[in-house]
Context: one part of a larger RNA
Molecule: large-subunit ribosomal RNA, domain II
Organism: Thalassiosira oceanica
RNA sequence: AUCAAUGAGUUUAUAUUAAUGGCAAGCUUAAACAAUAAAAAGUGUAGGCUAAAAAAACUUGAGUUUUAAAAUGCGUUCAAAAUAUUUAGUCUUUAAUAUAAAACCCGAAACUAAGUGAUCUAACCAUGAACAGAUUGAAUUUAAAGCGGUAACGCUUAUUGAAGGAUCGAACUCGUGUAUGUGGCAAAAUACUGAGAUGAUUUGUGGUUAGGAGUGAAAGGCUAAACAAACUUAGAGAUAGCUGGUUUUCUGCGAAAUCUAUUUAAGUAGAGCGUUUAAAAACUUGAUUUUAAGGUAGAGCACUGAAUAAAUAAAGGGACUCUAAUAAGUUUACUGAAUUUAAUUAAACUCCUAAUGUAAAAUUAAAAAGAUUUUAAACAGACAGACUUUGUGUGCUAAGAUUCAAAGUCAAAAGGGAAACAGCCCAUAUUAUAUGUUAAGGUCUUCAAAAAUGAUUAAGUGAAAAAGAAAGUGAAAAAAUGUUGAUAGCCUAUAGGUAGGCUUGGAAGCAGCCACCCUUUAAAGAAAGCGUAACAGCUCACAGGUUGAGUUUUUUUGUAUCGAAAAUGUAAAAAGACUAAAAUCGUUUACCGAAACAAUAAAUUUAAACAUUUUGUUUAAAUGGUAGCAGAACGUUUUGUAAAUCAAAGAAGGUUUAUAGUGAUAUAAAUUGGAGAAAUCAAAAAUGAAAAUAUUGAU
Numbered sequence: 001a002u003c004a005a006u007g008a009g010u011u012u013a014u015a016u017u018a019a020u021g022g023c024a025a026g027c028u029u030a031a032a033c034a035a036u037a038a039a040a041a042g043u044g045u046a047g048g049c050u051a052a053a054a055a056a057a058c059u060u061g062a063g064u065u066u067u068a069a070a071a072u073g074c075g076u077u078c079a080a081a082a083u084a085u086u087u088a089g090u091c092u093u094u095a096a097u098a099u100a101a102a103a104c105c106c107g108a109a110a111c112u113a114a115g116u117g118a119u120c121u122a123a124c125c126a127u128g129a130a131c132a133g134a135u136u137g138a139a140u141u142u143a144a145a146g147c148g149g150u151a152a153c154g155c156u157u158a159u160u161g162a163a164g165g166a167u168c169g170a171a172c173u174c175g176u177g178u179a180u181g182u183g184g185c186a187a188a189a190u191a192c193u194g195a196g197a198u199g200a201u202u203u204g205u206g207g208u209u210a211g212g213a214g215u216g217a218a219a220g221g222c223u224a225a226a227c228a229a230a231c232u233u234a235g236a237g238a239u240a241g242c243u244g245g246u247u248u249u250c251u252g253c254g255a256a257a258u259c260u261a262u263u264u265a266a267g268u269a270g271a272g273c274g275u276u277u278a279a280a281a282a283c284u285u286g287a288u289u290u291u292a293a294g295g296u297a298g299a300g301c302a303c304u305g306a307a308u309a310a311a312u313a314a315a316g317g318g319a320c321u322c323u324a325a326u327a328a329g330u331u332u333a334c335u336g337a338a339u340u341u342a343a344u345u346a347a348a349c350u351c352c353u354a355a356u357g358u359a360a361a362a363u364u365a366a367a368a369a370g371a372u373u374u375u376a377a378a379c380a381g382a383c384a385g386a387c388u389u390u391g392u393g394u395g396c397u398a399a400g401a402u403u404c405a406a407a408g409u410c411a412a413a414a415g416g417g418a419a420a421c422a423g424c425c426c427a428u429a430u431u432a433u434a435u436g437u438u439a440a441g442g443u444c445u446u447c448a449a450a451a452a453u454g455a456u457u458a459a460g461u462g463a464a465a466a467a468g469a470a471a472g473u474g475a476a477a478a479a480a481u482g483u484u485g486a487u488a489g490c491c492u493a494u495a496g497g498u499a500g501g502c503u504u505g506g507a508a509g510c511a512g513c514c515a516c517c518c519u520u521u522a523a524a525g526a527a528a529g530c531g532u533a534a535c536a537g538c539u540c541a542c543a544g545g546u547u548g549a550g551u552u553u554u555u556u557u558g559u560a561u562c563g564a565a566a567a568u569g570u571a572a573a574a575a576g577a578c579u580a581a582a583a584u585c586g587u588u589u590a591c592c593g594a595a596a597c598a599a600u601a602a603a604u605u606u607a608a609a610c611a612u613u614u615u616g617u618u619u620a621a622a623u624g625g626u627a628g629c630a631g632a633a634c635g636u637u638u639u640g641u642a643a644a645u646c647a648a649a650g651a652a653g654g655u656u657u658a659u660a661g662u663g664a665u666a667u668a669a670a671u672u673g674g675a676g677a678a679a680u681c682a683a684a685a686a687u688g689a690a691a692a693u694a695u696u697g698a699u
Stems, first nucleotide, its partner, number of pairs: 001699006011101009021091003026049003032043002053060002063074002104245002107242001111235006122209009131199001133168003136164001142158002145156004172196003177192004211227001213223003248633006258271005273381001274379008285365008298352001299350002304346003308342005315335002317332005385410007393402002415426003430602004435598003441592003444576003450589007462578001468562002472559010489546004495519003500514003525540001528539003603623009634688001636685005645677002653672008
């Protein structure tokens, strides 16, 4: 991993509610007894509930208690009001739920108690054992030695000696690095390499100390392959608001992820939202009108704050005068409340103030088995929500961020579209169909379906983006100018006084300073630019001619260009491909397109009508669904029915096929099998598996 089997709401007691049946102002037995094959029926009236309550109790009683008395309280009767009213209880059985118990099943880490362990390992005790070989050469000894010294003694040389947690290195002990190994040879090894190797050395045997305890040259190390508290058994099915799982079918309805509280935030309780039953009400939705509440958007500055400029200016500070001192007076680098004028601003400002929305009433319309509401009882689930649109807050007007409000969808919703897609657009799937019409969205091909017409775009823009840049191009408007000849091009001219004066080595239109006149002329600057050392030279302004019809500027707008860089590979239309489009903006008419709507047939549920013995017929509507509530069924085992029935003329079981049923399933046939099976109606459950890192077995 596969297959098979096993595998989870049970049992008892009590209570509540509903249904059921019995009896009824009453209802009912428990233990026990007797009987029996076993039951049922029988005896049993102790006790319980109810019919009356109040009080601690005495006690009283439709009243009672407190009190001196009363109100009040708890009850009762009558009347009024209300959706409620006529004394009804009690016992059995069934179902659902709650509580107490292991309480649907599996699952901790832990806690407590009593024991077992020091054959591993830590330390210690007792008694034994082991350490090849080689090296170094301490203290010490000796020398009538040598030298120094008065001496004690020191030094030198030679000699002697054999110390050391000394050196090298086997056994032995350890485990430094690397490689292999990693379901290994091995739950720690192997190879090479390495450390210690007479010592705080290593080791055999026996013994002592242990579970909040031991031992520890101390690493929280070790205490039998596991130690921040060993192992075994028991309490014990510890507890788990946490994770996982929880077994047949069909039908009806169908949520929530909010509020409040919480040692509360992964839980729970009450409310809101769901289901079922019973009773009751008459409503509900759209439109219009009327009425009411209110202070948002906007706007505004009348208040409260914020904030700018100017004018006036109290007061403060500085200086001076004066004074015994304060005070007082004069003055001004400065600060400056307040007032006025002008112009602003606000979620916690308002002299103003919408639209929507909300509530009530009236009118009207629609649906007509329509949709809903209220009360009571029982049972829930849910209280982690997600995105989209709009309006706010927090944040960076960041986030697939976060917090609210109003809607929608998903959640619990399949189908069509958006290439693919929970939350977007369309649309809500009872079942069936070679059927039809449409929605969103599309109609060159992949891929069902298309044509016409008017413009724009040349960028593959379309098919991602800003400030900004730019004689791209279309449209509109305004202004100016033009046959008295514009604009552009081409031709000609562009002169003289004069090289103006000054400055300077030089300064002649053109380094710089001052001035910037006059003449000739159709026109020509004491010169707008290039140029020279300075001149020269080349253009421009300005003028004439030629040519012959529009030209120039500004604004608005459509569309395109640049701006434009990202990580595996085109990769920012899904691809091919597309240019008078298959792009963009318009107009027109067709078509395609869904589980929508319609058509045909069928099923179920509900309601009404009709007929009726059950039940049926007709009509109409409805029938997506998680948690969950309710209903109706299928199958399994055992028991009664059943000493009946079926069965060797072949039971159960297995395999295959067919038929019936919405389905769980049933029936039949064939074949296998070889001895039991179990209609119907009931009863009782160890009653249904694909899931639990489920358990066991097999492979």